The part of an RNA shown here (small-subunit ribosomal RNA, 5' domain) has 500 nucleotides and comes from an uncultured bacterium. Model confidence (mean pLDDT): 81 of 100.
Context: one part of a larger RNA
RNA sequence: AACGCUGGCGGCGUGCCUCAGACAUGCAAGUCGAACGAUUAAACUUCUCUUCGGAGAAGAUAUAAAGUGGCGCACGGGUGAGUAACACGUAGGUAAUGUACCUUUGGGUGGGGAAUAACUUAGGGAAACUUAAGCUAAUACCGCAUAAUGCAGCGGCUCCUUCGGGAGACAGUUGUUAAAGAUUUAUCGCCUAAAGAGCAGCCUGCGGCAGAUUAGCUAGUUGGUAAGGUAACGGCUUACCAAGGCUACGAUCUGUAUCCGACCUGAGAGGGUGGUCGGACACACUGACACUGAAUAACGGGUCAGACUCCUACGGGAGGCAGCAGUCGGGAAUUUUGGGCAAUGGGCGAAAGCCUGACCCAGCAACGCCGCGUGAAGGAUGAAGUCUUUCGGGAUGUAAACUUCGUAAGAAUAGGAAGAAUAAAUGACGGUACUAUUUGUAAGGUCCGGCUAACUACGUGCCAGCAGCCGCGGUAAUACGUAGGGACCAAGCGUUGUUC
Numbered sequence: 001a002a003c004g005c006u007g008g009c010g011g012c013g014u015g016c017c018u019c020a021g022a023c024a025u026g027c028a029a030g031u032c033g034a035a036c037g038a039u040u041a042a043a044c045u046u047c048u049c050u051u052c053g054g055a056g057a058a059g060a061u062a063u064a065a066a067g068u069g070g071c072g073c074a075c076g077g078g079u080g081a082g083u084a085a086c087a088c089g090u091a092g093g094u095a096a097u098g099u100a101c102c103u104u105u106g107g108g109u110g111g112g113g114a115a116u117a118a119c120u121u122a123g124g125g126a127a128a129c130u131u132a133a134g135c136u137a138a139u140a141c142c143g144c145a146u147a148a149u150g151c152a153g154c155g156g157c158u159c160c161u162u163c164g165g166g167a168g169a170c171a172g173u174u175g176u177u178a179a180a181g182a183u184u185u186a187u188c189g190c191c192u193a194a195a196g197a198g199c200a201g202c203c204u205g206c207g208g209c210a211g212a213u214u215a216g217c218u219a220g221u222u223g224g225u226a227a228g229g230u231a232a233c234g235g236c237u238u239a240c241c242a243a244g245g246c247u248a249c250g251a252u253c254u255g256u257a258u259c260c261g262a263c264c265u266g267a268g269a270g271g272g273u274g275g276u277c278g279g280a281c282a283c284a285c286u287g288a289c290a291c292u293g294a295a296u297a298a299c300g301g302g303u304c305a306g307a308c309u310c311c312u313a314c315g316g317g318a319g320g321c322a323g324c325a326g327u328c329g330g331g332a333a334u335u336u337u338g339g340g341c342a343a344u345g346g347g348c349g350a351a352a353g354c355c356u357g358a359c360c361c362a363g364c365a366a367c368g369c370c371g372c373g374u375g376a377a378g379g380a381u382g383a384a385g386u387c388u389u390u391c392g393g394g395a396u397g398u399a400a401a402c403u404u405c406g407u408a409a410g411a412a413u414a415g416g417a418a419g420a421a422u423a424a425a426u427g428a429c430g431g432u433a434c435u436a437u438u439u440g441u442a443a444g445g446u447c448c449g450g451c452u453a454a455c456u457a458c459g460u461g462c463c464a465g466c467a468g469c470c471g472c473g474g475u476a477a478u479a480c481g482u483a484g485g486g487a488c489c490a491a492g493c494g495u496u497g498u499u500c
């Protein structure tokens, strides 16, 4: 963990181990008007017209749904299918590397151009969506200028070297490369260079499984040269050349399996496990592929193929819960289609703020651990009842009744938090916890032959049954069934499973 019987409360945790099976519905990633054009209700200001009712234009303000653009969507959340591998752990290397946001520092931010969405018009389509023409903006896009401590080439010098190469400084020289504005005037941005931090890529030593009823395996295979490619080394890829490389210290093959910090057990050494929490990896209906981007071969992005489901006007389209709830199925078995962004954290934003099934809470479940309660003291003519008996009695048993005292939960009434960081405001939980007054309720399960703590009566008669092992039962059963009594645990107690 499940099952059986039973069940009062609280705190803290935990909760699909099976079908990586299929999923209705809702939500889980947006945000910025202080980048941009366009649009706009009411109210306000100004101007014009006026039939004096009002109407129109402009401004400022404000703003719903879309659009261009920026940042985010590679985080956070889930799962463990694959993987025996540099996947993980640990210790190193990178003179073979990258880096958006953040921090520090130096320098710069000049002058132009052409489009396009939105929108309008005209179509096509059942829909999804889409075509053509026209208009317009930008921190979108494209030239030009300028430019070094950038990049590339050349030149010599110094140092290191595994002799392949690398590093450093040259006021050396030639070529080449950039920018964007917004505003409340405080700033925030943009470009370039250097450094840092954090993050990431790659490489290496060592370590952790079973089978030899798997003994040979390998052609981009092993190495070299050249080229391509990458941020970067490299058969990473290609051409050519050589014939190598691994293996009894177990290659290859097969089976199984995410790995670790840790957890369980144990005096330890060990053995077992890898659920919750933390780190790493892998995956996102199955397989492949690229685009974008600082970074993805991208769970809620795209393309193609496949299986499945759905819509269709049959022409064609749509989808992916191993996110949170929830449904069906499977199963011995695992919860609510809840509340809130108040706190912590994240994204965007100058901010107000918006978003956040991360998270914080509540609900369900004795699933686990811990704590508390179901009363305490007194009370004998040892009441009644029940069981037993040698019929005298004995046991239940101070147990009950009774007296005094006391009150976990709940109910009613009254009050009522901390968690909030602030000058002030801001609490989902929650009128919760807690406090006062009145009132007030709650024990079961298994066992009693030995192991093993705890015995008698009746029923049954190798039957019915019990049983972990030994074994009980065939007419006096402490072993079956019932009753009384007892033993052990206790809101649990037993059984089964698993580990030590």
Stems, first nucleotide, its partner, number of pairs: 001496005008372006014365002016330001021328003025325003030071003035068002040062001044059006078283003088207007097200003102196008110144001112142002119134006150176005155170001157168004181188002209255003216246003221243008258280004262273004285306005308319004336362001338361003344358001345356004375405004385396004410439006419429001444489005449470003455484005465472002